[in-house]
């Protein structure tokens, strides 16, 4: 010189669960996320969160096995299973090439 990369623009993906009182609601658990409006409801709109192929965010398998818990969550199995959403900028960082130096 080059190429990774934190980071940053800007677009996109995703999930919102359980337990007690309960009339609206209100308390409480865990987690990054369990909020907020609108609708009879399905479900849309929106913020935060987290995630984008190096892709376990997340969604199928699942009303799944197995730890643990009031319950859910978490772990761990399914799973070298199936699906899953992109572009550009980038260093006082990292690798390193030439070269020239000591």
């Nucleotide at each position: 010189g080059g190429g990774c990369u934190a980071u940053c623009c800007g677009a996109g993906g995703g999930g919102u669960g359980c337990c007690c009182c309960g009339g609206c609601g209100g308390g409480g658990c865990u987690g990054a996320g369990a909020c907020g409006g609108c609708g009879a409801a399905g479900g849309c709109c929106g913020a935060a969160c987290c995630c984008u192929u190096u892709g376990a965010a997340c969604c199928u398998g699942a009303u799944c096995c197995g730890a643990c818990u009031c319950g859910c969550a978490u772990c761990g199995g399914c799973g070298g299973a199936g699906g899953g959403a992109c572009g550009g900028a980038a260093a006082u960082g990292c690798c390193g090439g030439a070269c020239g130096g000591a």
Model confidence (mean pLDDT): 78 of 100. The RNA shown here (TPP riboswitch aptamer (THI element)) has 102 nucleotides and comes from Enterovirga sp. The sequence was found by an Rfam model in a public genome assembly. The organism belongs to Enterovirga, within Bacteria. Its Rfam family is "TPP riboswitch aptamer (THI element)". About the family: Vitamin B(1) in its active form thiamin pyrophosphate (TPP) is an essential coenzyme that is synthesised by coupling of pyrimidine and thiazole moieties in bacteria.